[in-house]
Context: one part of a larger RNA
RNA sequence: AUUGAACGCUGGCGGCAGGCUUAACACAUGCAAGUCGAACGGUAACAGGGAUUAGCUUGCUAAUUUGCUGACGAGUGGCGGACGGGUGAGUAAUGCUUGGGAAUCUGGCUUAUGGAGGGGGAUAACUACGGGAAACUGUAGCUAAUACCGCGUAAAAUCUUCGGAUUAAAGGGUGGGACUUUCGGGCCACCUGCCAUAAGAUGAACCCAAGUGGGAUUAGGUAGUUGGUAGGGCAAUGGCCUACCAAGCCGACGAUCCCUAGCUGGUCUGAGAGGAUGACCAGCCACACCGGGACUGAGACACGGCCCGGACUCCUACGGGAGGCAGCAGUGGGGAAUAUUGCGCAAUGGGGGGAACCCUGACGCAGCCAUGCCGCGUGAAUGAAGAAGGCCUUCGGGUUGUAAAGUUCUUUCGGUGACGAGGAAGGUUGUUGUGUUAAUAGCGCAACAAAUUGACGUUAAUCACAGAAGAAGCACCGGCUAACUCCGUGCCAGCAGCCGCGGUAAUACGGAGGGUGCGAGCGUUAAUC
Repeated sequence: AUUGAACGCUGGCGGCAGGCUUAACACAUGCAAGUCGAACGGUAACAGGGAUUAGCUUGCUAAUUUGCUGACGAGUGGCGGACGGGUGAGUAAUGCUUGGGAAUCUGGCUUAUGGAGGGGGAUAACUACGGGAAACUGUAGCUAAUACCGCGUAAAAUCUUCGGAUUAAAGGGUGGGACUUUCGGGCCACCUGCCAUAAGAUGAACCCAAGUGGGAUUAGGUAGUUGGUAGGGCAAUGGCCUACCAAGCCGACGAUCCCUAGCUGGUCUGAGAGGAUGACCAGCCACACCGGGACUGAGACACGGCCCGGACUCCUACGGGAGGCAGCAGUGGGGAAUAUUGCGCAAUGGGGGGAACCCUGACGCAGCCAUGCCGCGUGAAUGAAGAAGGCCUUCGGGUUGUAAAGUUCUUUCGGUGACGAGGAAGGUUGUUGUGUUAAUAGCGCAACAAAUUGACGUUAAUCACAGAAGAAGCACCGGCUAACUCCGUGCCAGCAGCCGCGGUAAUACGGAGGGUGCGAGCGUUAAUC
């Protein structure tokens, strides 16, 4: 000088940060990943409309029914649950940092070219009948799709013996003048989606070199081991895997083994070189009760997915089931020690959706804590009879001390009341223009107008009111080291970082007066330079 600190005494306000370093110990409860009806069959609930019936007060009430509409439980399907958030157990190299490399993949996005023809069979929901305590599940029947599967087509791509062979797709919404219609639509236009290919961007995987702790009281290690050939496998190179062949490969420039540890940008210190460190923030990696495995998918071997084994907890009708806070809060435990079971999606960002919008413990805010840094205040001026009291005294006095009282002022912060920005961009509705178009529909874009969207929030800031009113402590005073006297004690009680103090005049122990230092803090302990 510093700290994610703790402890003791004390404690007025604000701003900005930070807050389980220990048990990767166990977890009650709530929430943390959904969304799309403009993919689909539909209609459990809510609201509206229609139809029928009944009551009558003749325009209401009630009942039944109808997916017709707004919407929508459950279900099929799509996209997203691989991001965001947490933790640092493992890992001394399959990691990280820096610099290179070639044998790769890449959803959504952007650019470009071409295509989107014609068919089929199922299945959930639902219905019926069951099984089970439950979790859940069986059989039969019905139905749809942007779900699934053939056929046709193949510019391009892949393979190729260069003849050829193989491989796609899906529709949906809005509007409409002619024409047409089985009155659903066809057809046309626009928007969106689908398929193939090429390129870009982004993301990801792989390889190499150098650097990246300690121990030699660890000296030899290694059989898929090192290399080759052939094949398999992979998005791709490769002993990655297999067969055969050769006998290599690493090592005192420290292999192997053991211990410790996430790495970096940075942070702390220091004149620097260096040393220590890796909280918060940012990048990378690893993990998700412990161990193993794959499935789906553009992407996972997947924190809030699946399967198996294990430990633990819970339910059970004893047959069998359920669970995983190292997400946000919170609980127990451990510990010197670390916060609310808060508010909101208003902003920023993310997912879904054409949009409105929905979801979002990411995030924005608030609460708690002097944990840190910074700022402000606890009053100002005047005031000598140098009051009283205290302490000391050589008894004259000195000191506390302009300190107080008194007088004159001010009102920051706090209190009460008023007023009140900015964080709001957008979205919705309407009008006008413009692009698209056959179109004054529709849709996109721009301008204008209107009514609106704020958790924080009793916001910040500003103004008014009252009144010095509500606001100072802590450590030290022998030397180092700024600051001295008295009383008590008597090698006792005690102090102490080092030297050392204390055995009757202690500036070193305890108290008091006085002083010194810092100040909403001050000391102590721990740790680093």